About this RNA:
A computed fold for a 74-nucleotide RNA from Picochlorum sp. SENEW3, annotated as transfer RNA.
RNA sequence: UGUCUAGAUAGCUCAGUGGUAGAGCAAAGGACUGAAAAUCCUUGGGUCAGAGGUUCAAAUCCUCUUCUAGACAA
Numbered sequence: 001u002g003u004c005u006a007g008a009u010a011g012c013u014c015a016g017u018g019g020u021a022g023a024g025c026a027a028a029g030g031a032c033u034g035a036a037a038a039u040c041c042u043u044g045g046g047u048c049a050g051a052g053g054u055u056c057a058a059a060u061c062c063u064c065u066u067c068u069a070g071a072c073a074a
Stems, first nucleotide, its partner, number of pairs: 001073008011025004019056001027043005049065005
């Protein structure tokens, strides 16, 4: 450098295989406590890597591009 495979979703780790995007941890607020920790309740946080296509409808299917990891070739 090329080919192939897997992957890119919240601050982090991940789920979600066509029908309005979720969990845990973390964060903020509250309850509890003399004060903390722990525990419990509530809340916020997303252009689903980018562009195009198919579809009534796309994170999800198809094409191209970028990036990450692995295998092979040189």
Description:
It matches the Rfam family "tRNA". Rfam classes the family as a transfer RNA. RNAcentral holds the sequence, with entries from ENA.